RNA sequence: CCACGAAAAGGCAAACCCGUCGUGAGGCGGGGACGCAAAGUCACGGGUCUCCGAGCGAGAUAGCCGGGCCGUCGAAA
Numbered sequence: 001c002c003a004c005g006a007a008a009a010g011g012c013a014a015a016c017c018c019g020u021c022g023u024g025a026g027g028c029g030g031g032g033a034c035g036c037a038a039a040g041u042c043a044c045g046g047g048u049c050u051c052c053g054a055g056c057g058a059g060a061u062a063g064c065c066g067g068g069c070c071g072u073c074g075a076a077a
Stems, first nucleotide, its partner, number of pairs: 004074002011036002016031006034063001040069003044066003047061005052055001
């Protein structure tokens, strides 16, 4: 370094509730923690989901998987 995931520090935040934006899937803010070592980030491939005027249409999801970029700590094997 690759890989791996004990400990500690710090980090994120599912369901649900409130507010707000959106036709919607959902986004954002607050509360809240089921979990997470990439649960950081990018819709590139696949999946799933939404809308409509239904087509080589427009969107959502990065906490579904793969991939790109970037990245904290350091026991054991």
Predicted 3D model of a 77-nucleotide RNA (c-di-GMP-I-GGC riboswitch aptamer) from an Actinomycetota bacterium.
Of the family's consensus pairs, 100% are formed in the model.
Rfam family: c-di-GMP-I-GGC riboswitch aptamer. Gene Ontology term of the family: cyclic-di-GMP binding. The family has 40 seed sequences and 1,298 matches in Rfam 15.1.